[in-house]
RNA sequence: CAUCUAGAGGGGUGGAGGGACUGGCCCGCAGAAGCCCCGGCAACCCCCCCAAGACUUCGGUCGCGGGGAAGGUGCCAAUUCCAGCAGGUGGAUGAGCCUGGAAGAUG
Numbered sequence: 001c002a003u004c005u006a007g008a009g010g011g012g013u014g015g016a017g018g019g020a021c022u023g024g025c026c027c028g029c030a031g032a033a034g035c036c037c038c039g040g041c042a043a044c045c046c047c048c049c050c051a052a053g054a055c056u057u058c059g060g061u062c063g064c065g066g067g068g069a070a071g072g073u074g075c076c077a078a079u080u081c082c083a084g085c086a087g088g089u090g091g092a093u094g095a096g097c098c099u100g101g102a103a104g105a106u107g
Stems, first nucleotide, its partner, number of pairs: 001107004009038005017027003021084004039076003044072002046068004053062003080103001085100005
């Protein structure tokens, strides 16, 4: 800096935790985390094509967008599971809803 309401799980091992944190709410002995194998999703990196245009040493380069998936990451319960802070709305210091932010995750 970009993205985060889409998508995609089986087996083995292991043996009580897991969902970042806090609260809530869930998942879990009909087997959690971790580790291994195989499979899949996606398209950040990567590869091909490419409008306007920009740059250029005039050879080209970048480029919205479209396509691909061999390889490098990542991911495969629940919107990042929901909220947390601020503003708006809500007859109202509640519930709910909307917007932005913070925090976090991935590249």
The RNA shown here (SAM riboswitch aptamer (S box leader)) has 107 nucleotides and comes from a soil metagenome. The sequence is in RNAcentral, with records from MGnify. The prediction has a mean pLDDT of 84.